[in-house]
RNA sequence: UGGGAACCGGGAGAUGGCAUUCUCCUUAAACGCCGGGCUCUCCGGCUAAUGAUGCCUACCGUUGU
Repeated sequence: UGGGAACCGGGAGAUGGCAUUCUCCUUAAACGCCGGGCUCUCCGGCUAAUGAUGCCUACCGUUGU
C1' cells in the first nucleotide's frame, strides 16, 4: 500500500415527519408503471406520502354540523 474476513458504525428501500420491525448496501444499496414516438430524447396516461405496521401532517372523496 492492496486484498479478504469479523465486529461496530453509517447509509438505502419511486413524495414529508416520528416510532417499531424486515430486507439490502457498505462505495454500493436506491432512482414506479403503461402507451405512442424514438434510439435515446420527447409526448400522453395511471397508482402511491409505508419495504411493512401505527400515529401525525399534506392531498383526494363522501357524509353530517
Predicted 3D model of a 65-nucleotide RNA (Fluoride riboswitch aptamer (crcB RNA motif)) from Paraburkholderia sp. DHOC27. Its mean pLDDT, the model's own confidence on a scale to 100, is 78. Rfam family: Fluoride riboswitch aptamer (crcB RNA motif). The family has 289 seed sequences and 2,293 matches in Rfam 15.1. Its family is annotated with response to fluoride and positive regulation of gene expression in the Gene Ontology.